[in-house]
RNA sequence: AAAUAUAUAGGCAAUGAUGUCUGCCUUGAACCGCCACACUAGUGGCUGAUGACUUCUACUUUAAA
Numbered sequence: 001a002a003a004u005a006u007a008u009a010g011g012c013a014a015u016g017a018u019g020u021c022u023g024c025c026u027u028g029a030a031c032c033g034c035c036a037c038a039c040u041a042g043u044g045g046c047u048g049a050u051g052a053c054u055u056c057u058a059c060u061u062u063a064a065a
Stems, first nucleotide, its partner, number of pairs: 009026005016056002019053003033046005
């Protein structure tokens, strides 16, 4: 100096927050949705506040006070 392993810690999982769980990454990383036309750069369309669960908030629809 490099590599590997362990421990601890940190970060991330297409729109916010809390808790729990799962997975991924170790800073040139994990992550940054899908479909069609189209062809490397543009156009049009679609689902979802979750990776999963619970709760809250925002948005939309209906009804009641």

This is a predicted structure of a 65-nucleotide RNA (Fluoride riboswitch aptamer (crcB RNA motif)). The coordinates come from a structure-prediction model, not an experiment, and the mean pLDDT is 75.